Context: one part of a larger RNA
């Protein structure tokens, strides 16, 4: 490379948005580049195959066919597929109707709890552990109750629940801005799928600049434990943890399952519309769980949310270690990221 493959063996880009390319609903006409079908030139000779001569056989050499899967005229076909051109409504999308939601960004705003400080009652411990100490207290601690300042989280509700493309998302409430079922069946009339390059988004930690600092809490300190403790434990504490605006581009960034579509036996909760003549129910339509038939699957499992059966597109794998390392090169401010060998050795 072909081929098998890609939830736990190696492999599914963290994600979605899209240029190029790929692939593409139904119908009618036309065309005729792909496509078939005929027929003509051409495919040098060697070589290969196949019949047959010649060296005493074979190599070898040689004589005819065969082929040379190809390309180039032309004549037809017209079913696919391409191509013009018209149409159509199922895919796809726009409107009207109500509806759900921690979907986003920005202001406003509320309690409870922690820690500090003022003034008060009040007095000898308080705190911490397996036990202690460190540490905090007569210079009035801990308790206790009152106003006040000041950061960050948001109990109950709350769910096996919801939204969102992923990362995520939650006191309240106000304006924006988006995104989704549904239901109708007006409108467009294929306008789709999927996506190499590309540029957007991306928990955490970490960076820069300017605020902010309650609580927590890497470094650190000190007290314990211990043979020893550069740890678990215990006082304490700086960075960060928040906030803006700017960078980082990475995670068990998991469902270790790319994305869009059709198709496949049943039972059972749920959440959001919809219909419904009996309603603690039936019944569709998106979704979000559990348990199974068939089939897949080593095997545990999976099973309409497939890992079942198909079809399109992309991505990615190719024994283990060396190694996500070295060089080079892009990107960062730095940390580092990204692309990614190879010797050697099992």
């Nucleotide at each position: 490379c072909u081929g098998g493959g890609c939830g736990u063996a190696a492999a599914g880009c963290g994600u979605g948005c899209g240029c190029a390319g790929g692939c593409g609903g139904u119908u009618u006409u036309g065309u005729a580049a792909g496509a078939c079908a005929g027929a003509g030139g051409u495919g040098a000779a060697a070589u290969c195959c196949c019949c047959g001569g010649g060296c005493u056989c074979a190599a070898c050499c040689u004589g005819g066919g065969a082929a040379c899967u190809g390309c180039c005229u032309u004549u037809g076909u017209g079913a696919c597929u391409g191509c013009a051109a018209g149409g159509c409504u199922g895919g796809a999308g726009u409107g009207c109707g109500g509806c759900a939601g921690a979907g986003g960004u920005a202001g406003c705003u509320g309690g409870a709890a922690u820690a500090a400080g003022u003034a008060g009652u009040g007095u000898a411990g308080c705190g911490g552990u397996g036990a202690a100490a460190u540490g905090c207290a007569u210079a009035g601690a801990u308790a206790u109750g009152c106003g006040g300042a000041g950061g960050a989280a948001c109990a109950c509700c709350g769910a096996u629940g919801g939204c969102g493309a992923a990362g995520g998302c939650a006191g309240g409430u106000u304006a924006c801005c988006a995104a989704g079922a549904u239901a109708u069946a007006a409108c467009u009339g294929a306008c789709g799928c999927u996506g190499a390059g590309g540029g957007a988004c991306g928990a955490a930690a970490g960076c820069g600049u300017g605020g902010g600092g309650a609580g927590c809490g890497a470094a650190c300190a000190g007290g314990a434990u211990u043979a020893g403790a550069u740890a678990c434990c215990c006082u304490g504490g700086u960075a960060g943890u928040c906030c803006a605006c700017g960078c980082c581009g990475u995670a068990a960034a998991c469902g270790a399952u790319g994305c869009u579509a059709a198709c496949u036996c049943g039972u059972u909760u749920u959440u959001g519309g919809g219909c419904u003549u009996u309603a603690g129910g039936g019944u569709u339509c998106a979704g979000a769980g559990a348990c199974c038939a068939a089939g897949c699957g080593a095997a545990a499992g999976u099973g309409a949310u497939a890992a079942g059966u198909u079809a399109g597109c992309c991505a990615c794998c190719u024994g283990g270690g060396g190694a996500g390392u070295a060089c080079g090169c892009u990107c960062g401010c730095a940390a580092g990221a990204g692309u990614g060998a190879a010797a050697c050795u099992c």
Predicted 3D model of a 346-nucleotide part of an RNA (small-subunit ribosomal RNA, central domain) from an uncultured bacterium. The full RNA is in RNAcentral, with records from ENA and SILVA. The coordinates come from a structure-prediction model, not an experiment, and the mean pLDDT is 87. Rfam family: Bacterial small subunit ribosomal RNA.